RNA sequence: AACCGCAUAGGCGAUGGAGUUCGCCUUUAAACGCCCAAGGGCUGAUGACUCCUACCAGCGC
Numbered sequence: 001a002a003c004c005g006c007a008u009a010g011g012c013g014a015u016g017g018a019g020u021u022c023g024c025c026u027u028u029a030a031a032c033g034c035c036c037a038a039g040g041g042c043u044g045a046u047g048a049c050u051c052c053u054a055c056c057a058g059c060g061c
Base pairs, nucleotide, nucleotide: 010025011024012023013022016052017051018050019049020048021047033042034041035040
């Protein structure tokens, strides 16, 4: 590391935390963004809303 058994907890929705809500999955799962032939390019810490943190842009002190 793989496999098996037992116990506990459910888990997921393109990068962090929390609340609310929606949807999806049942562990061989849900999930792992978009454009382009390539080169290369674009948006966003949310599924959605709110707050916090980080990052980016502008203005003022």

Model confidence (mean pLDDT): 78 of 100.
Fluoride riboswitch aptamer (crcB RNA motif) from Paenibacillus sp. P22, 61 nucleotides, folded computationally.
The sequence is in RNAcentral, with records from ENA, Rfam and Ribocentre.
Taxonomically the source falls in Paenibacillus (Bacteria, Bacillati, Bacillota, Caryophanales).